[in-house]
Context: one part of a larger RNA
């Protein structure tokens, strides 16, 4: 020095747990915010570091309800002190209070801080308390320039007006590269990531100048099929429909115009233009006008009021067991019962239907919110013929050129939409059926609303998982977006586990009044002692054999 055994230290892997994640499902809700938000400084306790909670009424106040015998949060114990059946504490409704910071909104500011002016009141006369003073839109008043009316501007006053926060869907406006094509340029990744406006509980779309096709449908949105089909495509890599079909929900309407009535206003005095009602709302074309007729029918998405009821914010009741045996403990094993619309879960000294909470199932609301059958009101609503005089959305349709969206890379490329230039018709009319043309069918653009099916989840209840189980699961099961890093944007960890109870080792000893340790005690167990289990490397001591 090595090999092996044994006991040990060291480490902390394994099992096993589980407070945390994660994922889905359903059902609520879908904002908050100048009545000051979200997010935060500081502060508040008898003593108080941090954490929760709450604001100078400060781990709280008021008042309705509900439980209810204890109680004054938590890590965390103690002293001390205090509330309470004249109902504390807890829960849950409504309500006061809410410092300064943050849109921050008097001014300024290196956010949590300086520094005012106006009013009002008060009284101690120089202070106190209270209010109020940003910008911007709207309305209204009162003023008012070049420049005469006037207009711009200005001042003031009202407004539960706007402003900022927020997880994902939503609807617009810009817009990539990496990549793929086995290079690479049209392409493709992709109208993706990203950025920006802006909205809503959803939004967007939505009531045909739409498809179809000689048959016909009959807003929109969503799913399924059509279907990886027709098709597009350096016909390459690739993108990639639509109708019809069958489901989900289903709901129709308003207005411009002609035409009339009133009313202001202009000037060219008989017209033109404005506002207010009425009228009218379409394609087998339909309103105006002309004229006959009806006095009632049906409807409600919008708007008031009332309301039966139900829902949610606390809650209550709420079945049925014992003995013995092992054990440290019985819920285990024997042996006998018994509930059950209740044998879902959890705890309880092991593994409990019957011990506890609870589970089926029944019940319950002073206050708030919601929804709400049904009622009343309010509001909307129709028909027939005539005749061809009026009217049916104009820099629009269409066209050129250059984009650009439709699966459709320009192609033969219709539709859609528009940067320039352009530019019709008017019911004998227009537009469309994928170049164009006829014919044929089929709708009527240039205004406008409109619920539902549909997406998505920051938040709330509830429940489930052939999802993690501590190097996983969120980054974060633990005081974590914390510690620590960075000038800053930003990045970003480790750390769980005594034991059924802390019963957490009084006393004694060695020892420095340490540190650790031996006795002694608990406890089923102390190689359970600051800790479950406790592998390997690593070490260290005993012993056996080899050099």
């Nucleotide at each position: 020095g090595g090999u092996c055994u044994a006991u040990g230290g060291u480490g902390g892997a394994u099992g096993c747990c589980u407070u945390g994640g994660c994922g889905u499902u359903a059902a609520g809700c879908g904002g908050c915010g100048a009545u000051g938000a979200a997010a935060g400084a500081c502060g508040u306790g008898a003593c108080u570091a941090c954490c929760u909670g709450c604001g100078a009424u400060a781990a709280g106040c008021u008042u309705c309800g509900g439980u209810a015998a204890g109680g004054c949060g938590g890590u965390a114990a103690g002293u001390a002190g205090c509330c309470u059946u004249u109902g504390a504490c807890c829960c849950g409704g409504a309500g006061a209070u809410u410092u300064c910071u943050g849109a921050a909104u008097g001014g300024g500011g290196a956010a949590a801080c300086c520094c005012a002016a106006u009013c009002u009141a008060a009284u101690u006369u120089a202070u106190u308390a209270g209010a109020u003073u940003a910008c911007u839109c709207u309305c209204a008043u009162c003023u008012g320039a070049a420049u005469a009316u006037a207009u711009a501007g200005g001042a003031u006053g009202a407004g539960u007006a706007g402003a900022g926060c927020u997880a994902a869907c939503g609807g617009g406006g810009g817009g990539a590269a990496u990549u793929g094509a086995a290079a690479c340029a049209u392409c493709u990744u992709a109208g993706u990531a990203c950025c920006c406006c802006u909205a809503g509980g959803a939004a967007a779309g939505u009531a045909a100048a739409u498809c179809a096709a000689a048959c016909g449908a009959g807003a929109u949105u969503c799913c399924c099929u059509g279907a990886g089909u027709a098709g597009c495509g350096g016909c390459g890599a690739g993108c990639g429909a639509a109708a019809c079909g069958g489901g989900a929900a289903a709901a129709g309407c308003c207005c411009a115009a002609a035409c009339c009535a009133g009313u202001c206003a202009a000037c060219u005095u008989g017209u033109u233009g404005g506002c207010u009602g009425g009228g009218g709302u379409u394609g087998u074309a339909g309103g105006a006008c002309u004229g006959c007729a009806a006095u009632g029918u049906g409807g409600u998405a919008u708007u008031g009021a009332c309301a039966a009821u139900g829902u949610a914010u606390a809650g209550c009741g709420g079945a049925a067991c014992a003995a013995g045996c092992u054990g440290g403990a019985a819920a285990g094993c024997u042996u006998g019962g018994c509930c059950a619309u209740a044998g879902u879960g959890g705890g309880u000294g092991a593994u409990a239907g019957c011990c506890c909470c609870g589970u089926a199932u029944g019940c319950g609301a002073a206050a708030u919110a919601c929804a709400g059958a049904g009622u009343c009101a309010g509001c909307c609503u129709a028909g027939c013929a005539g005749u061809a005089u009026c009217c049916u959305g104009a820099g629009u349709a269409g066209g050129u050129c250059g984009g650009a969206g439709c699966a459709c890379g320009u192609g033969a490329a219709a539709c859609u939409u528009u940067g320039a230039c352009u530019g019709a018709a008017u019911c004998u009319g227009g537009g469309g059926g994928g170049a164009c043309c006829a014919c044929c069918c089929u709708c009527c653009a240039a205004g406008g609303c409109u619920a539902a099916a549909u997406a998505c989840g920051a938040c709330u209840u509830a429940a489930c998982g052939a999802c993690c189980g501590a190097u996983a699961g969120u980054g974060a099961a633990c005081c974590a977006g914390u510690a620590c890093c960075g000038u800053g944007a930003g990045g970003g960890a480790a750390a769980g586990g005594u034991g059924a109870a802390a019963a957490g080792c009084a006393c004694c000893c060695c020892g420095a009044u340490g540190a650790g340790g031996g006795g002694a005690g608990u406890g089923a167990a102390a190689u359970a002692g600051a800790c479950c289990u406790g592998a390997a490397a690593c070490c260290a001591u005993g012993g056996a054999c080899c050099u």
This is a predicted structure of a 547-nucleotide part of an RNA (large-subunit ribosomal RNA, domain I) from Robiginitomaculum sp. The full RNA is in RNAcentral, with records from ENA and SILVA. It matches the Rfam family "Bacterial large subunit ribosomal RNA". Lineage of the source: Bacteria > Pseudomonadati > Alphaproteobacteria > Maricaulales > Robiginitomaculum.